[in-house]
RNA sequence: GGAUGAACGCUGGCGGCGUGUCUAAGGCAUGCAAGUCGAAUGCUAGUAGCAAUACUGGCAUGGCAAACGGGAGAGUAACACAUUGGUAACCUACCUCGAAGACGGGGAUAACCUUGCGAAAGUGAGGAUAAUACCCGAUAGUAUGUCAGAACCUAAGUUCUGCCAUUAAAGCUCCGACGCUUCGAGAGGGGCCUAUGUCCUAUCAGCUUGUUGGUGAGGUAAAAGCUCACCAAGGCAAUGACGGGUAGCGGGCGCGAGAGCGUGACCCGCCUCACUGGGACUGAGAACUGCCCAGACUCCUACGGGAGGCUGCAGUCAAGAAUCUUCCUCAAUGGACGAAAGUCUGAAGGAGCGACGCCGCGUGCAUGAAGAAGCCCCUCGGGGUGUAAAGUGCUUUUAUCAGGGAAGAAACAAUGACGGUACCUGAUGAAUAAGGGGCUGCUAACCUCGUGCCAGCAGCAGCGGUAAUACGAGGGCCCCAAGCGUUAUCCGGAUUUAUUGGGCGUAAAGCGUCCGUCGGUUGUUUAUCGCAUCUCCUGUUAAAUCUCGAGGCCCAACCUCGAGCCAGCGGGAGAGAUGGAUAAACUAGAGGCCGGAAGAGGCAAGCGGAAUUGCUGGUGUAGGGGUUAAAUCCAUUAAUAUCAGCAGGAACACCAAAUGCGAAGGCAGUUUGCUAGGACGGUUCUGACACUCAGUGGACGAAAGCGUGGGGAGCGAAUGGGAUUAGAUACCCCAGUAGUCCACGCCGUAAACGAUGGAUACUAAGCAUUGGAAGUAUCGACCCUUUCAGUGUUGUUAAUUUAAGGUAACCCGUUAAGCAUUCCGCCUGUUGAUGACGAGCGCAAGCUUAAAACUCAAAGGAAUAGACGGGGACCCGCACAAGCGGUGGAGCAUGUGGUUUAAUUCGACAAUAAGCGAGGAACCUCACCAAGGUUUGAAAUCUAGCUGCAAGCCCUAGAAAUAGGGUCGCCUUCGAGGGUGCUAGACAGGUGCUGCAUGGUUGUCGUCAGUUCGUGUCGUGAGAUGUACCGUUAAGUCGGAAAACGAACGCAACCCCUAUCCUAUGUUUCAUGUGUCAUAGGAGACUGCCCGUUUUAAAUGGGAGGAAGGUGGGAUGACGUCAAAUCAGCAUGGUUCUUACGCCUUGGGCAACACACGUGCUACAAUGGGCAAUACAAAGGGCAGCCAAACCGCGAGGUGGAGCAAACCCCUAAAAGUUGUCCUCAGUUCGGAUUGAAGGCUGAAAUUCGCCUUCAUGAAGCUGGAAUCGCUAGUAAUCGUGGAUCAGCUAUGCCACGGUGAAUACGUUCUCGGGUCUUGUACUCACCGCCCGUCACGUCAAGGGAGUUGGUAGUGCCCGAAGGCUCAUUUAUGGGACGAAGGCAAGACC
Repeated sequence: GGAUGAACGCUGGCGGCGUGUCUAAGGCAUGCAAGUCGAAUGCUAGUAGCAAUACUGGCAUGGCAAACGGGAGAGUAACACAUUGGUAACCUACCUCGAAGACGGGGAUAACCUUGCGAAAGUGAGGAUAAUACCCGAUAGUAUGUCAGAACCUAAGUUCUGCCAUUAAAGCUCCGACGCUUCGAGAGGGGCCUAUGUCCUAUCAGCUUGUUGGUGAGGUAAAAGCUCACCAAGGCAAUGACGGGUAGCGGGCGCGAGAGCGUGACCCGCCUCACUGGGACUGAGAACUGCCCAGACUCCUACGGGAGGCUGCAGUCAAGAAUCUUCCUCAAUGGACGAAAGUCUGAAGGAGCGACGCCGCGUGCAUGAAGAAGCCCCUCGGGGUGUAAAGUGCUUUUAUCAGGGAAGAAACAAUGACGGUACCUGAUGAAUAAGGGGCUGCUAACCUCGUGCCAGCAGCAGCGGUAAUACGAGGGCCCCAAGCGUUAUCCGGAUUUAUUGGGCGUAAAGCGUCCGUCGGUUGUUUAUCGCAUCUCCUGUUAAAUCUCGAGGCCCAACCUCGAGCCAGCGGGAGAGAUGGAUAAACUAGAGGCCGGAAGAGGCAAGCGGAAUUGCUGGUGUAGGGGUUAAAUCCAUUAAUAUCAGCAGGAACACCAAAUGCGAAGGCAGUUUGCUAGGACGGUUCUGACACUCAGUGGACGAAAGCGUGGGGAGCGAAUGGGAUUAGAUACCCCAGUAGUCCACGCCGUAAACGAUGGAUACUAAGCAUUGGAAGUAUCGACCCUUUCAGUGUUGUUAAUUUAAGGUAACCCGUUAAGCAUUCCGCCUGUUGAUGACGAGCGCAAGCUUAAAACUCAAAGGAAUAGACGGGGACCCGCACAAGCGGUGGAGCAUGUGGUUUAAUUCGACAAUAAGCGAGGAACCUCACCAAGGUUUGAAAUCUAGCUGCAAGCCCUAGAAAUAGGGUCGCCUUCGAGGGUGCUAGACAGGUGCUGCAUGGUUGUCGUCAGUUCGUGUCGUGAGAUGUACCGUUAAGUCGGAAAACGAACGCAACCCCUAUCCUAUGUUUCAUGUGUCAUAGGAGACUGCCCGUUUUAAAUGGGAGGAAGGUGGGAUGACGUCAAAUCAGCAUGGUUCUUACGCCUUGGGCAACACACGUGCUACAAUGGGCAAUACAAAGGGCAGCCAAACCGCGAGGUGGAGCAAACCCCUAAAAGUUGUCCUCAGUUCGGAUUGAAGGCUGAAAUUCGCCUUCAUGAAGCUGGAAUCGCUAGUAAUCGUGGAUCAGCUAUGCCACGGUGAAUACGUUCUCGGGUCUUGUACUCACCGCCCGUCACGUCAAGGGAGUUGGUAGUGCCCGAAGGCUCAUUUAUGGGACGAAGGCAAGACC
């Protein structure tokens, strides 16, 4: 995508044609569905008639029909069905045709009458009667049977001739006819038989006793073990018997390009069934609405007995997701009966119900705005719905009403259920008529709102955690349309069971190996046959269906007519290639024979030496052994070591290799014996004898293991001990049992691997090696060349290689995974599953064979880019090492956590938070808390209305904000405008939330050397190359080389400062000149020069000259990573608050304090501390500022006011240093915390909570555990100085400045971080990854399970109805065997 006897959800205007219990072959109320004939007959009732008689009806005998028509699919895997044949082995009523005939008799019986029994159903006795009912006799052959002969024939037999025997009949009558009997033929119908076809299962492998055949008998319409007696022992089966499961079969139907797969509703043919089971009768033929018996169920009953069978049409209950009217008519078609009229017919024809399906029609048409309203979206401009609507004009299919009105009727007339239907005409009026699904991708169609991993969606992938085109709604759009979706099932796509048309080295898949049976395949030549095969003709293959062409319903669906159809089977004629068969031949395949060589091929026996161990003896003395280190262990009863001897078992150094042999497993000292296979050579023989091999088979089959008996040196599962460890049931060590070894017997598995089945043929080479042969040469060899067979390889140092072809790639490549043929085995998503149950084998262990439920949307292969590795190689960095000084211990400062609190506002959290945002929290800041106020608001824009009105000042209340009162009080062009204020409305405002919606900015990897692009090339592709390699560098810096050539962002350079010099200028500086100084410009350094090394390169080592020599410092931060940080610097989407989460004010808090951490300061002292004297900087700042001198104060400071917008004045004293003196190792003259008192300064304000001074007080601390940080030179260390912020300060912080001024680096093993190449990977939110198993709880599936329950098919026995058969006799019964259901019993299977 298509389909359906469908169902469900939403919706629903009409018509035509079809179709409608797929489930409970479950149970059924009621009505109907098979009768007819008076021209076979008897009786009877009624009507007409005086009657004869005629007509109508009833009962009964009789004839025909009832075996058809209609329903269903339970059973059946079968001659049931289909196709093809046979019947010389058969039957056939009615119908047609032909031949012949129908003569003469007889006795009954029903209805009816009388009568009995019974509730009923029904039934008994007596009497009378008819026939086309029944019986007897005659006649008869082309009938039947026996016998004889002839012809045909494979046989059974058929045909013909003859003799003998046997068997028939029915009448009625309107005189036309209709019937009756026998025989033959036909048509149509049936029975039986054969060949072929016809589902799954081998976890069903053996089945069968009437079974297979024969003889005889019985039986049938008919062949036959169909049945019986006897005899024989057969018959079937891997080409699947037997068993189990499922199932009506076919024509056909659905899908598909086809092959094919699935299916068997409706229609047609066949079969089977009729409540379940059994049975016969009648009949031409047998039982849905006949009979008998048994059983279950239902109903009636007077309880004694009876009745029934919708799987016919309607209908009902039940079941179910689900399937209709208790309708009309025999008008047509057909059937039964009848001479006919006709009767009957739930067959049939019609109507009804159901969108269940197919087909057709409609729900209006035209016009109508730069486009109403509503709704939706919006960037607020507009856009969409949309000519859509309204409006105007038109039409009437459909609808309603009215009028007319068929065909179907054949056959002169009459006859229509459908039906006043179809159809026609007219009228009315756009009137009566649109929904369903979808819009993330697949897949046509998108926006807004709501929701916030919730609610929900979902075919798969998946969507939803606050901006959802995926949920729900609205608008818009897409698809189909009286339908649209969903579910179920089938086919397709699916080459995903592969015949067409797949695979098996690594994805699933080659049996561990060989031998070999059936089977499959098979070399060359000739002849014959004609089985396969091919061609032609012919019969059949029902109709319907299908295709094509016509035709009929308005079209279509539907119906009718004509034509066509592969393939199959049968018959006939032909061909002779190929396959096959038969016959004959050949030698290239195969095998035999001969010859000389090779080999760890196998089996058995013998022999050998080295070594280990043990024992004996000698020498000898204290250790030995073992390990990273030890210990257990051995040893003074003499070990280890060493010498000699003896014993025993196992394995065979060197040779030895890319070696050789074998089917594989595997095989190694040496000798002998036995034995197998292969290669080569041969002018030898046979003559296709070959290849492969299922199942059942056979043989072999490492190691471990098992059984019995030996053996036991070494090694060594288990086990013991010692170590290691958190533990150590391990790795290491000391011991050590089974085993390892031998003989015999089992086992039958391995990553039994080349993860590659066997055979044959073909397709480039090179190299090495093993065995054989030939040639050349040689005295003979070696070497060399060629050839056959095997083994290995295309390469490491190392430079040279694989071609074609194949493959998803990796790779394979004459030893194929290439190109082909042939045979076998095996595979079909993952897990379950090294597996359940069953079976076979085994002593056992276990092996072989081999499912399902459940579960997932993957599992898997090869390769790519990364990341990672307690992988490898190389390199770098204060990374380690070498040094110097710290932190971690003390006190204090500061930040953070925690705790506390009304609040202790917020952010930052490894490196990359923590003296961070904050470069200044007493108020303010301020975001937090308490309290008091306020609502267009503290500030902004706009609109409307009102307004002689704000602000300022004074008073009152208050903590203030604020409120109340008073005072003062606008401009103007006079238009009422501007300003101000008030009121109202738009709006403001938020340090509220989201850094995971964002911009911008920043940190880190990292100043690491990397990150990419264009074109080209390689690869199926992801990608690779470039950017790998060799040197070199700080550097992807440069050079060489190279399928790459170029380029970009990074590196470097360009910029600033500093070191030297020159020139110019000169405010300050300097006593002056000068110039150290300042400003501006320039020079100088470039591996430029020399030598060495290297590849003549890049570069590098050394040197010269020079102030400086190979990077002096700073700024500068690639692609990117961490959803890193920041919505509280700022900006900003969304969201939220709006008399409050906004705004104002006062006070408090951010400063709390058991504790923990980070960063610092000061110290612990003598390289020091105190005091006195004295020397030398740089860089900055200064007007609401820096502030001199002088004076006062112990001091902080005050007074003071000179100078200075600064190279000028001030801050400003530099300190360490130097000189002198005191202290003398102590909790001190170290250290300064803490506390008390008195003061100073800033500021409205110093209590919470500032700084400073003086006096007094004088804590911890004596160099700091584990651990850890910084630094490679003007660096560390140490000493002071300045600035920003700032009223003041918590600064010991931060940013700058100079003074003094070291030590060390062997080196890259290790730690951390980084770079390049390579390797492995099951990782890719990438090792902080992934992932395994137990356990706990719950759920599901499967297996086992003491058992329990049900079903199916049989077996043995018991009982035994109806019934036919048989026997007996008295003809009414009885006996016998068989026989359904039932019962008992033991088993099998599910």
A computed fold for a 1390-nucleotide RNA from an uncultured prokaryote, annotated as small-subunit ribosomal RNA. The RNAcentral record of the sequence draws on ENA. It matches the Rfam family "Bacterial small subunit ribosomal RNA". The coordinates come from a structure-prediction model, not an experiment, and the mean pLDDT is 82.